[in-house]
Molecule: small-subunit ribosomal RNA
Organism: drinking water metagenome
């Protein structure tokens, strides 16, 4: 810094998704140590249990204990014992009294609010400890608790009597700078509750202790400390008030009786409707009031380039809050977490009458939850309470414990060690890879284990000797040991760093987004190997980023989502020239503040280092306050006229209302002429007509619309507006002066207009004409189409409020080259005047410079360059709908969502492909012609359907007489049985026989084949050993016509012998792409000519090859009797539009002519661009991958069977249906090919098939083959199932072959069947062609061949054309197609799944109102 994803490809708009950071995290796997830091986010649901606020004997009384111990008695001669306790010392319990429990410590439920931050004020306040300053502490007095007795009660407790202390209460006194009352002066904005004087009134207090003294004592004085009064100042903390600052929803628009506000009083430390009485109606509010909904504020923390978003953990500040709610008391402070009192709720305890309790303090327990710790130490430091202190308390604090939750440190070993162990994986089998990695030597000890040694942290206290450390035997040091004790997680298609191989088959599974997975899956699972990060790694949830995807910075509204249907206009926003003032914004300097931490940045310090801890400064974009400028905004005040208005003269118009008019159509009525039909349509039919239509002719009524002129024309704010006149009213231009002086643009709410349809009332109704109703069309036709037809459509009047209300373009204002046309108006020149021409100005159009756009396109009428205001958009879908609200008489309008669910939706251009779009051309496309199939036997393929088996392939054109140019066994793959397994054939090794193989013969056998005998006896070579052969046994292995033509080469059909199909180079476009190949003329052609941002190439056209028509040389087996030469081989020539004539761009070509065996590519053929159909074919051949092969083999031999199967269906084809014939007799003419296992000739027998024969003959020589048939002649049949037509069955032969039963051909003789020209439909062919005749030949032992390839005989029609079928080509057009019209895609059903709205009701929780009852507490009263 960006990536991915709409598409066949592009640009562009859009959303989704990724990478990055971070978290009080949770969860999966893993886990060696430390250091710092951090841990109940849910149930402010409940708690057993310990602890978490006490302290003072220097304030007071009691009492219990120890220790001592005076008087004093007893006893003794005494000494001394013994009793006794007064005092003293020292500790305990409870209690009176003090100060503290209102800090600390929790927690975030409430709260949108002066709660909080942040700036102010209090002349409207307070303050207990603490500092400082002056002053005072007289005198006197009544309780009470504790104790004691009695009583009640289960407890908790609580009543009664009686006794006593204080620094506990109360009373007087005195008192000042206090406090109140009144005067007067000063300040102040200001009455005055502020300063200052003078007068009057009130209002205080408490002792204890130590030393020293005096006293017998009790006491007393005096000095010191600590405590006490009062009054001021200070420090700190606190309380009110306020500017201003920060959440949503307007589907919450109105709210409000203490409400606002005044007067009086009450209350409070103090202001104040804080209270209360009484008066007055006020206050708030689109600047968002009231309501709902969520939320503890802030420093700050997270990201971010920044502006911002988002968040409030831990730490420090404030608030609120203590089970739920309510209330006071006490006190300097509380309406009080570890205090009271009252309701509730819920625990527990009970003798049932009562009581008793609050862990959102520290541990710690249940619950609920994806989740969150220890019922530890210790007051050694830090800080608090209380003490005069020592000291006590202290779950704060310090510290450990536990959790990888999170940051930072460290460590799991270093160094050498093979062209590389082994296993593992992979291979093209050579080989790579894991990998210096291991082993293996050497080393070193951070960390581990054990020894030893040990801290800072202490500042204090003290009886002066000393004595206090929880952490901890901890941190650290040293010494020994020994590589010892430590590696794992998630990924490896793309984004996005990193690939193989096996399994696996749209299964099973992944996945964040786009997407993998159907048999070769780098994306699933496993290995192997590779990447990232490392005591961690990923998920999963959340923020912020990427996303400029709310656009302030920095975004859109022509067609992508977005301009209101128009104008007028309120707030608001913004606003043109000068002139002076102010200083509100602006800016500049100083200044106060912005706690502290925190982040950052500069300079340093401490734990080895980091993290972390610290020290100083700077910084902290904000608020106050001073002091200065005065361009700009703005405010006051004065001036001008250019913006805006108005006067004044002229103008054009389908600008609007209202009355009037006319004249053609149309219906209609009457009359007049008149006859059978009219209407309508693609084509008919309902319809109208002899009761007289249609047509015409007149006369009258009716409505409703305005032809021509009319135009890209003209008015108007949009809608919209047209005969004509007239009358009312609006509005705009244009010209020259005069007036007002910024009066202006824009315009949220608000109001008017507003097309058609639609709705109410009342008219009116000719034509037209939703609904309806008949007739058609159709499969249907609730539609197009016709015949009718009511609402409506017209008037008035009200009322809808919408349109693709459009230029899909909001208004005003300015600059920004033009050119054309047109409409008003003005002046100029000019006219006798109208036109025409020149300027200006206002409109309404076309084309374009520049410049904007994704493109299309727009371009003085901007979509250009800019300002100012409005509306408005933000992925599709669900929906412009639901609920709500407002509006309507209804229809319906307006305002307007989520849940859910997709990964698109979309725009504008591009190639194609496609159209029952277009234009232009082309083919036996079609038309015009001739002959066929479709129907019938019979032949063949094929489906199917049978079967042990009917092997397999091929299925629209491009499958079906096709692989098959030939299935009786082979073939044969297929079935049935029977047999072999190194195998029917290859290669190579190993061992062993040695001869073996063949031959031959014999038994079994259906045959393969098993077994048995004879015979034969080899080469080098003297033998062996070795070779070669060959068999047997083993092993590496063959074999497979099994499977994948959708893994493939090859090779082939089709489109198509169609003219197209590429590609450098240039040039256009942001770009796919375009041009080149568009267009004219031409061609069988992208054949050639013009021409042109195009110029050349190349594949393909053509040409070059073969055949074949003429002519000519050469040669001459053969032919012929011989020359000749038809012939035959071989090699030349001949045609090129060469010539002429006309057309045409003087081209190119085109018509026509000559001339020629042959004319305009002579005819034929071979030759098939880039591609399409995952078009065929693994079974022709190769080939990658599966699969099957020690036994029942998918190989491989053999025997018979099947491929030939028949209720049926299509395709190809034969022979017919007859007389253009058929039958008999008779007479001509070919041309192309085969032939030694062959082709057979004379001549001979059969009626034939053929045999018998056996000459030629490797072939222009002999044979098939006299080569032919149809043709011709001449006779017969006379329209008939026949002298058509031949199928099908019998007999009888012949042939070939091991063998014709399934399953051959032919050949005689006999039978004679369907059929008498073919229904929808559909096929070939334009000349030596169709059509009809016959001939060869491959395969082949024969042969189902009527295919199929070749030959030659004989030989027609037609073609006006390109309207329409079918293919094709080039341009162009539309597309929502692109798998590309066999497309795409809409709406109902069926089932089954999700959300949501409505739904007879149900239920919950929230607020509000009325009215009953009402505890505690305050007040007051007895």
């Nucleotide at each position: 810094a960006g990536a991915g994803u709409u598409c066949g490809a592009u640009c562009c708009u859009g959303g989704c998704u990724c990478a990055g950071g971070a978290u009080g995290a949770a969860c999966g796997c893993u886990g060696g140590c430390g250091g710092c830091g951090u841990g109940g986010a849910u149930a402010a649901g409940g708690c057993a249990u310990g602890c978490a606020a006490g302290u003072c004997g220097a304030a007071c009384g009691c009492u219990c204990c120890u220790c001592u111990g005076a008087a004093g008695c007893u006893c003794g001669c005494a000494a001394g014992a013994g009793c006794g306790g007064a005092g003293g010392a020292g500790g305990g319990g409870a209690g009176u009294g003090g100060c503290g429990a209102a800090c600390g410590g929790g927690u975030u439920a409430a709260u949108a609010a002066c709660a909080c931050g942040u700036g102010g004020g209090u002349a409207a306040c307070a303050u207990a400890c603490c500092c400082c300053u002056g002053c005072c502490a007289c005198g006197g007095c009544c309780a009470u608790a504790a104790c004691u007795c009695u009583u009640c009660g289960a407890a908790a407790g609580a009543a009664g009597a009686g006794c006593u202390a204080a620094u506990a209460g109360c009373c007087g006194a005195u008192g000042g700078u206090c406090c109140c009352c009144c005067c007067a002066u000063c300040a102040u904005a200001a009455u005055u509750u502020g300063g200052u004087g003078a007068g009057g009134g009130g209002u205080a207090a408490a002792g204890g202790u130590c030393a020293u003294c005096c006293g017998c004592a009790a006491g007393g004085a005096u000095g010191g400390c600590c405590a006490g009064g009062c009054a001021g100042g200070g420090a700190a903390u606190g309380g009110c008030c306020u500017g201003c600052g920060g959440c949503u929803c307007a589907u919450c628009a109105g709210c409000u009786a203490g409400u606002u506000g005044g007067u009086a009083g009450g209350g409070u430390a103090a202001u104040g409707g804080c209270c209360u009485a009484c008066c007055a109606a006020g206050g708030c509010g689109a600047u968002g009031a009231c309501g709902g909904g969520u939320a503890g504020g802030g420093g700050a923390a997270g990201u971010g380039a920044g502006a911002g978003c988002u968040u409030g953990u831990c730490c420090c500040c404030c608030a609120a809050c203590a089970u739920a709610g309510g209330c006071a008391c006490u006190g300097c402070g509380a309406c009080a977490c570890g205090g009271g009192c009252c309701u509730a709720a819920c625990u527990c305890c009970u003798a049932c009458g009562g009581g008793a309790g609050g862990c959102a303090g520290c541990a710690g327990u249940c619950g609920a939850g994806a989740a969150u710790a220890u019922u530890u130490c210790g007051c050694a430091a830090u800080g608090g309470g209380c003490g005069a202190a020592a000291g006590c308390c202290u779950g704060a604090c310090g510290a450990a414990g536990c959790g990888a939750c999170g940051c930072c440190g460290c460590g799991u070993g270093c160094u050498c060690g093979a062209a590389g162990a082994a296993g593992c994986c992979c291979u093209u089998c050579g080989g790579g890879g894991u990998g210096u990695a291991a082993a293996g030597a050497g080393c070193u000890u951070u960390u581990c284990u054990g020894g030893a040694g040990g801290a800072g942290g202490a500042a204090c206290c003290u009886u002066c000797g000393g004595g206090u450390g929880a952490c901890a035997g901890u941190a650290c040091u040293c010494c020994a040991g020994g590589a010892a004790u430590a590696a794992g997680g998630g990924g490896g298609u793309g984004c996005a760093a990193a690939u193989u191989c096996u399994g696996u088959g749209c299964c099973a599974g992944c996945a964040g987004c786009c997407g993998c997975g159907g048999u070769a899956a780098u994306a699933c699972a496993g290995a192997a190997c590779c990447c990232c990060c490392g005591a961690g790694c990923g998920u999963u949830a959340u923020c912020c980023g990427g996303a400029u995807u709310u656009a302030u910075u920095g975004g859109g509204c022509g067609u992508a989502a977005a301009g209101c249907g128009u104008c007028u206009g309120u707030a608001g926003g913004c606003g043109a020239c000068u002139c002076g003032c102010c200083a509100a914004g602006u800016u500049u300097u100083c200044u106060g503040u912005u706690a502290a931490a925190u982040u950052u940045c500069u300079a340093g310090g401490g734990c080895u280092c980091a993290a972390c801890c610290u020290u100083a400064g700077a910084a902290c974009u904000g608020c106050g306050g001073a002091a200065a400028a005065a361009a700009c905004u703005g405010g006051c005040g004065g001036g001008a006229u250019u913006g805006a208005g108005g006067g004044c003269g002229u103008u054009a118009g389908a600008a609007g209302c209202u009355g009037a008019u006319g004249g053609a159509a149309c219906g209609g009525u009457c009359g007049g002429u008149g006859u059978a039909g009219g209407g309508g349509u693609g084509a008919a039919a309902u319809c109208c007509g002899u009761u007289g239509a249609u047509a015409u002719c007149g006369a009258c009524c009716g409505g409703a619309a305005c032809a021509c002129c009319a135009a890209a024309a003209g008015c108007g704010a949009a809608g919209g507006c047209a005969u004509u006149c007239a009358g009312c009213u609006a509005g705009g231009g244009c010209g020259a002066c005069c007036c007002u002086g910024a009066c202006g643009c824009u315009g949220a709410g608000a109001g008017a207009c507003g097309a058609a349809a639609g709705c109410g009332u009342g008219g009116g109704g000719a034509g037209c004409a939703a609904a309806a109703a008949g007739g058609a069309u159709u499969a249907g036709a609730u539609a197009c189409c016709c015949u009718u037809g009511u609402a409506g459509u017209c008037c008035a009047c009200g009322c809808u409020g919408u349109a693709a209300a459009c230029a899909a373009u909001g208004g005003a204002c300015a600059c920004u080259g033009g050119c054309u046309a047109u409409u008003u108006g003005a002046a100029g020149u000019g006219u006798c005047g109208a036109c025409c021409c020149u300027u200006c100005a206002a409109g309404u159009g076309g084309c374009g410079a520049a410049g904007c756009u994704a493109a299309c396109g727009c371009g003085u009428u901007a979509a250009g360059u800019g300002u100012c205001c409005c509306g408005u958009c933000u992925g599709g879908g669900a929906a412009g709908u639901a609920c709500g609200g407002c509006g309507g008489c209804a229809a319906c309008g307006c305002u307007a969502a989520a849940a859910c669910u997709c990964a698109a939706a979309g725009g504008a251009a591009u190639a194609g492909a496609c159209g029952g779009g277009g234009a232009c051309u082309c083919a036996c496309a079609c038309a015009a012609g001739c002959g066929g199939u479709g129907g019938a036997c019979c032949a063949u393929g094929u489906g199917g359907c049978u079967c042990a088996a009917u092997u397999c392939g091929a299925c629209a054109a491009c499958a079906a007489a096709c692989g098959a140019a030939g299935a009786a066994c082979c073939u044969u793959a297929c079935c049935a049985g029977g047999g072999c397994u190194u195998g029917a054939a290859a290669u190579g090794c190993u061992a062993g026989u040695g001869a073996a193989a063949g031959u031959c013969c014999g038994u079994c056998g259906a045959a393969a084949g098993a077994c048995g005998g004879a015979u034969c006896u080899a080469c080098c070579c003297a033998c062996a050993a070795g070779g070669a052969c060959a068999c047997u046994a083993g092993c590496c292995c063959a074999g497979g016509u099994g499977c994948u033509g959708c893994a493939u080469g090859g090779u082939u059909g089709u489109c198509g012998u169609c003219a197209g199909c590429a590609u450098g180079u240039g040039u256009u476009u942001u770009g796919a792409a375009a041009u080149g190949c568009a267009c004219g003329c031409u061609u069988a052609a992208a054949u050639g000519c013009g021409g042109u941002a195009a110029c050349a190439u190349g594949c393909g056209c053509a040409a070059c090859c073969c055949u074949u028509a003429c002519c000519c040389u050469a040669u001459g087996u053969u032919u012929u009797a011989u020359u000749u030469g038809u012939c035959a081989u071989a090699g030349g020539g001949a045609a090129c539009u060469g010539c002429c004539u006309g057309g045409g761009a003087u081209g190119a070509c085109c018509a026509g002519g000559a001339g020629g065996a042959a004319g305009g590519u002579g005819a034929g053929g071979a030759u098939g661009a880039c591609g399409c159909c995952a078009a065929a074919u693994c079974a022709g051949c190769a080939u990658g991958g599966c699969c099957c092969u020690u036994u029942g083999a998918u190989g491989c031999c053999c025997u018979g069977g099947g491929c030939c199967g028949c209720a049926c269906a299509c395709g190809u084809g034969g022979u017919a249906c007859a007389a253009u014939g058929g039958c008999c007799g008779u007479u001509a003419c070919a041309a192309u090919g085969g032939g030694u296992u062959g082709c057979c000739a004379a001549g001979g027998c059969g009626c034939a098939a053929g045999c018998c024969g056996g000459a030629g003959c490797u072939a222009a020589u002999c044979c098939c083959a006299u080569c032919a048939a149809a043709a011709g002649c001449g006779g017969u049949c006379g329209c008939a199932g026949u002298c058509c037509g031949g199928a099908u069955u019998g007999a009888g032969g012949u042939c070939u072959g091991c063998a014709a039963c399934u399953c051959g051909a032919c050949c005689u003789c006999a039978u004679g069947a369907a059929g008498c020209c073919g229904g929808a439909a559909u096929c070939g062919c334009u000349a030596g062609u169709a059509a009809u005749c016959g001939c060869c030949a491959a395969u082949c032992a024969g042969c189902u061949a009527u295919g199929u390839g070749g030959c030659g005989a004989u030989g027609a029609a037609u073609a006006u054309g390109u309207u329409c079928c079918u293919g094709a080509g080039u341009c162009u057009u539309g597309u929502a197609c692109u798998c590309a019209c066999c497309g795409c895609c809409c709406g109902u059903c069926a089932c089954g799944c999700c959300a949501a709205g409505c739904g007879a009701g149900c239920u919950g929780g929230g607020a509000a109102u009325g009215c009953c009852c009402a505890a505690a507490a305050c007040u007051c009263c007895u």